[in-house]
RNA sequence: GGGAGGGUAGCUUAGCCUGGUUGGAGCGAUCGACUUAUAAUCGAUAGGUCGCGGGUUCAAAUCCCGCCCUUCCCA
Numbered sequence: 001g002g003g004a005g006g007g008u009a010g011c012u013u014a015g016c017c018u019g020g021u022u023g024g025a026g027c028g029a030u031c032g033a034c035u036u037a038u039a040a041u042c043g044a045u046a047g048g049u050c051g052c053g054g055g056u057u058c059a060a061a062u063c064c065c066g067c068c069c070u071u072c073c074c075a
Base pairs, nucleotide, nucleotide: 001074002073003072004071005070006069007068010027011026012025013024020058029045030044031043032042033041051067052066053065054064055063
């Protein structure tokens, strides 16, 4: 220099191809129930610029363009 994959909550990730209800789940955190107490279990709550910027559209995590970070391959 060329090519491919990935970036979504504190962590692991689904959703993207085919745009449309309020972006979900597990673990973790906080609170509560249960217990003598803890764990386990159950319930509730909080937590997201969907990597950044721009474009298309009535509407973008999703489509298009540029850039950044990261992993791998080729040279």